Predicted 3D model of a 331-nucleotide part of an RNA (large-subunit ribosomal RNA, domain IV) from Trametes hirsuta. The organism belongs to Trametes, within Eukaryota. Rfam family: Bacterial large subunit ribosomal RNA.
[in-house]
Context: one part of a larger RNA
RNA sequence: AAGUUGUUAAGGAACUCGGCAAGUUCUCCUCAUAAGUUUGACGAAAAGAGGAACCCCUAAAACAAAUAAAAAGGGGUGGCACAAAAUCGGAGGCCCCGACUGUUUACUAAAAACACAAUUCAGAGCAAUGAUGAAAAAUCAUAGUAUUCUGGAUGAAAUUUGCCCAAUGCCAUUAACAUAAAAGAGGUUAUAGGUAACUGUAACUAAUUGAAAGUCUGGUUAAUAGCGGUCUUAACUAUGAGGAUCCAAAGGUAGCAAAAUAAAUUGGCCAUUAAAUGUGGUCUGGUAUCAAUAGUGUAACGAUGGUCUCACUGUCUCUACAACUUGCUCA
Repeated sequence: AAGUUGUUAAGGAACUCGGCAAGUUCUCCUCAUAAGUUUGACGAAAAGAGGAACCCCUAAAACAAAUAAAAAGGGGUGGCACAAAAUCGGAGGCCCCGACUGUUUACUAAAAACACAAUUCAGAGCAAUGAUGAAAAAUCAUAGUAUUCUGGAUGAAAUUUGCCCAAUGCCAUUAACAUAAAAGAGGUUAUAGGUAACUGUAACUAAUUGAAAGUCUGGUUAAUAGCGGUCUUAACUAUGAGGAUCCAAAGGUAGCAAAAUAAAUUGGCCAUUAAAUGUGGUCUGGUAUCAAUAGUGUAACGAUGGUCUCACUGUCUCUACAACUUGCUCA
């Protein structure tokens, strides 16, 4: 000097990004327990109050008695210290997110990510849709059969899930259009045979016939997606129920909202503080919110995130001391 472990008057988070770390609490018994709520062995070990060593006396009820054990009660004794050690929840209020228990980046991320029960959509009638397999077989699905299997999305329960099929996709219909390969009446040229008529071969051409997909027609949003502008208007002003007009498939509904939601922004107001880019409540135009890419609210839960209060403390004001370990200097 560093490290480890302790103790530090008074104060008690003034430290700090942040109570990180440390500390408080910790066992058993008696009593007492709020809001909320999905009514639950929920919240809850809520919170909070008191007791605890040893000795003596007394002794209810369980069970009629005895024994044992022993609730409640009374008296006393010792120690610095009686749940005498180790071990062993700090508590509470508000908000966001995710319902929950669970899973995850073995070695920087445990979470609001994944999963989940549940909801919903699509496909599939079994030699099933789907998956593995070069093909065929074979296998899984399944020794199952639509209350089943496969695939997609949302993610408990509650309450809701608005408008749009124009575009893209998917599904359906088969009237019509235009075709591919293929077929092909006929024609032209060359050539073989034949006196000729004509027949055969090759090349080129070609009316016409001709599948799926496509075009066309219709349906479908818990499919991919999308959900307007301008002008004007009420007896001060402001606002704009209303009116006009253009465009569009339809013009963002219910709800929520300075939000985990761009910037403007430290938005305005209220509460909290002596002091608040914080947090909570409220307003709201968010011109970039919004309804299973789910919207809204929520009990319980969370080594999640934010904020506040009580308790507690060397985190700090502001350090100091002790023990042990290591290094250095000197001896």